[in-house]
Background
Guanidine-I riboswitch aptamer from Cyanobium sp. CACIAM 14, 140 nucleotides, folded computationally. It was read from a public genome assembly, where an Rfam model found it. Its mean pLDDT, the model's own confidence on a scale to 100, is 82. Its Rfam family is "Guanidine-I riboswitch aptamer". Rfam describes the family as follows. This family represents a conserved RNA structure found upstream of the ykkC and yxkD genes in Bacillus subtilis and related genes in other bacteria. The function of this family is unclear although it has been suggested that it may function to switch on efflux pumps and detoxification systems in response to harmful environmental molecules.
RNA sequence: GACAGUUGCUUCUAGGGUUCCGGUCCGGCAGGUCAGGCUUCGCCUGAUCUGCCCGAUGUCUGGUCCGAGAGAAGCGCACUCCCAGGGAGCGGUCUUCCGGCCCCCUGUGAGUGGCACGGAGGGACAAAAGCCCGGGAGAC
Numbered sequence: 001g002a003c004a005g006u007u008g009c010u011u012c013u014a015g016g017g018u019u020c021c022g023g024u025c026c027g028g029c030a031g032g033u034c035a036g037g038c039u040u041c042g043c044c045u046g047a048u049c050u051g052c053c054c055g056a057u058g059u060c061u062g063g064u065c066c067g068a069g070a071g072a073a074g075c076g077c078a079c080u081c082c083c084a085g086g087g088a089g090c091g092g093u094c095u096u097c098c099g100g101c102c103c104c105c106u107g108u109g110a111g112u113g114g115c116a117c118g119g120a121g122g123g124a125c126a127a128a129a130g131c132c133c134g135g136g137a138g139a140c
Stems, first nucleotide, its partner, number of pairs: 007076006015066002020063002022060001023057003027053012077113005083107005091102004115135001117138001121133003
């Protein structure tokens, strides 16, 4: 000085909203219990409980759901090494000789895969977000 590599997926978490489930609240319908009233054997009013329906609510802990380049774990992938087995012998090298090494393939095992401050704005799904635009624009 040049080249190559600095990686993918799954599960989870930080985080996120509100489609569905559930919670809470308003209202309606039906039934039970209690109390009161009245024109008394029935009706009305109120309280409370149960079930169902409509609506609202995520400043409702939750379940479902979304979810990290700079979070985690696991499994892959790439590269390197020891060992074992197989192959090639064109070439090079060593030689105690027909073998060893450089070369190629497979397998067990081990190791490595660095660093990383970051808007606004926009996008999707029901919606939002550390998701995507994006290791972006910028900053150092």